[in-house]
């Protein structure tokens, strides 16, 4: 010095003028409203809306079918698909970065090629035997060739020629036993039968979890009013709704209930932002992540405020220099915890590989 | 705020894991004196895009674009 990876933290600063949306004080005004003054006012993703949950609300959510979603262990959490710690596999020289029940429960599916693609089969090859020398018949799965994938690999003995047919040593698989670990698992010894493909982001099968809706939920207020008309339902043997995808079980229910037609209203208030908040110290844990003590308040619209102009700095480019230039993704809507996408360029730890020097 | 759907040739649409098609346009010939119809043959695709899953992806499955529809 080059070349990598993995985490973090930022997303220009100060000021001056003009505006803009909230919120408090204080004048004015009978009020409506209008004046001054203070003080706040977009993000790391505000976005995608792709998971959880808080709210709220339905009749507090019971049972079953149906169906979504999730999957290696242990752990944090209000709860998660997320986060940490491990376990195994793959894959890189390496720092790392991927992935993650179940295929010896069924069921399916594996084009082309190839004999044969799942479970018994044999094209060439090879042996034996018979021959009218063309070929039959019987044995084999060593070798050859297809293919993403071919029925354990090496090696020796066997054989007419071969096969795990036998035997050694690995490789996988089942059972059992000792040792660690909470656990997934992982270490060693012992027997077995010789060998049991893949695909579950195919269907499915096991555990595990989901009760529906959503701030246009949900409250109050205030306005309007007349309830008509045609059809069909039903009045305890019950329409319908409460309720969704069905069903029962529980509630409601009779001047009801549904569908069409034609009319009447549709304004403002609340929810609304102090809230699993955040920053800093001590303690607990390997960690995520708790637990305590102090400081701190920091948008809240309802067609939608958060802007614009200048000067000075400070970053990167052009230019010897005076200058000129550029700065990303992207804009709150009830809140929060993640996920995943977009982003000019800035900086901080930490590691790993190469190659000079010492 | 909830929830479905679809992107394949120049159009319009099939295909829902194994050879990218159909039909109309397009180029060429042949037909005709020319043209139309007619007939024969051709050309033309990042299956919207990235990435996964598989031995294989247009098809499965996650993001990302970019159109539509529905209910309050």
């Nucleotide at each position: 010095g080059g070349a990598g990876c993995c985490g973090g933290a930022c997303g220009g600063g100060c000021c001056a003028u003009c505006g803009c949306c909230g919120c408090g004080a204080c004048c004015c005004g009978c009020a409506a409203g209008g004046g001054c003054c203070g003080g706040g006012g977009a993000g790391g993703a505000a976005a995608g809306u792709c998971c959880g949950g808080g709210c709220u609300c339905c009749g507090c959510a019971g049972g079953g079918c149906a169906g979504g979603a999730c999957g290696c262990u242990g752990g944090a959490u209000a709860a998660c698909g997320u986060c940490c710690a491990g376990g195994g596999g793959g894959u890189g020289c390496g720092a790392g970065c991927c992935c993650c029940g179940g295929a010896a429960a069924g069921u399916g599916c594996c084009a082309c090629a190839g004999a044969a693609a799942g479970c018994a089969a044999a094209c060439c090859g090879c042996c034996c035997u018979c021959u009218g020398c063309g070929g039959a018949g019987g044995g084999u799965a060593a070798g050859g060739g297809u293919g993403a994938a071919a029925c354990g690999g090496u090696g020796g003995g066997g054989u007419a020629a071969g096969a795990g047919c036998c035997c050694a040593c690995c490789a996988g698989c089942g059972g059992c036993c000792g040792g660690g670990g909470c656990g997934a698992c992982c270490c060693g010894g012992c027997c077995g039968g010789c060998u049991u493909g893949g695909c579950a982001a195919a269907c499915c099968c096991c555990g595990u979890u989901c009760g529906g809706a959503g701030c246009a939920a949900g409250g109050c207020c205030a306005a309007a009013u007349a309830g008509g008309a045609a059809g069909g339902c039903g009045c305890u043997c019950g329409a319908g709704g409460c309720u969704g995808g069905c069903c029962c079980g529980g509630c409601c229910g009779a001047u009801g209930c549904c569908u069409u037609c034609g009319g009447g209203u549709a304004g403002g208030c609340u929810g609304c932002u102090u809230g699993a908040g955040g920053c800093g110290g001590c303690g607990g844990g390997c960690a995520a992540c708790c637990g305590u003590c102090g400081c701190c308040c920091u948008a809240g619209a309802g067609g939608a405020a958060u802007g614009a102009u200048g000067g000075c700095c400070g970053c990167c480019c052009c230019g010897c220099g005076a200058g000129g230039g550029g700065a990303a993704c992207a804009g709150a809507a009830c809140c929060c915890g993640g996920c995943u996408u977009a982003c000019a360029g800035u900086c901080c730890g930490g590691c790993u590989c190469c190659c000079u020097u010492u | 705020a909830g929830g479905c759907c679809c992107g394949u040739a120049g159009c319009u649409c099939a295909g829902g894991g194994g050879g990218a098609g159909a039909g109309c346009a397009c180029u060429u010939g042949c037909u005709u004196g020319a043209c139309a119809c007619g007939c024969a043959a051709g050309g033309g695709g990042u299956c919207a895009g990235c990435a996964g899953u598989u031995c294989a992806a247009a098809u499965c499955u996650g993001c990302u674009c970019g159109g539509g529809c529905c209910u309050a």

Two RNAs folded together computationally: RNase P RNA and transfer RNA, 430 nucleotides in total. It holds a member of the Rfam family "Bacterial RNase P class A". The coordinates come from a structure-prediction model, not an experiment, and the mean pLDDT is 78.